This is a predicted structure of a 267-nucleotide part of an RNA (large-subunit ribosomal RNA, domain VI) from a Vicinamibacterales bacterium.
Context: one part of a larger RNA
């Protein structure tokens, strides 16, 4: 921009993409078969490998503004307590998120038409012959079936709902211009339902969108200070203490203020 007024939402599916793998074991059955050795088809079930998709309950990894321990050094006047730097200084743990080594699921079943092949009936050619007329069975291949995208499918599809008899110009009529409707955009707060940007999603005071604060969860693992014990290093008590990123909930304290623009004329 189109899709024959302007919108919001829900859809049909032409077409396209994806998938398509396979092993071992048990049973049938030591059966059929076979002198024996050996040893099935068909059917039923269990457990795997690789691959793929999704997810974070578990397990594990990471977790550079979480907690603790600790070395050297500099500084905060000193002690104590801290802070900076040294690969996050090093070490031990670790929430959320993101991941796989973790978890769940998938390939199918079924149908159609077939290939090679195997048949039935059957002449030409009194026989024979799956083929010439006719008619069956038959494969991971093909077409459906499963998942995803999908009406720019210009062949532009369908449904539901919403808005519509304003002004000016005009051969009064197409059309042009302007302000509006439903609606949308800008703008702002954010997203761990989204993401390179954009888009998408949530919210914008009739408000829990983010921050702060409060409570909880979770992590660390027993703060500082004081008291007591010990010559001391240190230990014990107040005390599952103190501190805490992302998690869960609550609360308008802060910021989403006020606003602007676009957008039909009965098709």
């Nucleotide at each position: 921009c189109g899709a024959a007024g302007g919108a919001a939402c829900u859809u049909u599916g032409a077409g396209g993409a994806a998938u398509g793998c396979u092993g071992u074991c048990u049973u049938u059955a030591g059966u059929a078969c076979g002198a024996g050795a050996g040893g099935a088809c068909c059917g039923a079930g269990a457990c795997g490998g690789a691959c793929g998709u999704a997810g974070c309950u578990c397990u594990g990894g990471u977790g550079u503004g979480c907690c603790a321990g600790u070395u050297g050094u500099a500084c905060c006047g000193c002690c104590a307590g801290g802070u900076g730097c040294a690969u996050g200084g090093c070490u031990g743990g670790u929430u959320a998120g993101c991941c796989a080594c973790c978890u769940a699921c998938g390939g199918a079943a079924g149908g159609g038409a077939u290939a090679a092949a195997c048949g039935c009936u059957g002449a030409a050619a009194g026989c024979a012959u799956c083929u010439a007329a006719g008619u069956g069975u038959g494969a991971a291949a093909c077409c459906c079936g499963u998942u995803c995208c999908a009406a720019g499918a210009u062949g532009a599809g369908a449904g539901u709902u919403c808005c519509c008899a304003u002004g000016c110009g005009g051969u009064u009529a197409a059309c042009g211009c302007a302000g509006u409707a439903a609606g949308g955009c800008c703008c702002g707060u954010g997203g761990c339902u989204a993401g390179a940007c954009c888009a998408c999603c949530a919210c914008g005071u009739u408000g829990a969108u983010a921050g702060g604060c409060c409570g909880g969860a979770a992590g660390u693992g027993g703060a500082a200070g004081c008291g007591c014990g010990g010559c001391g290093a240190c230990g014990c008590g107040c005390g599952g203490a103190g501190c805490u990123g992302a998690c869960c909930g609550g609360u308008a304290c802060u910021a989403a203020u006020c606003g602007g623009c676009c957008g039909a004329g009965g098709g």
Model confidence (mean pLDDT): 88 of 100.
Its Rfam family is "Bacterial large subunit ribosomal RNA". Gene Ontology terms of the family: ribosome and structural constituent of ribosome.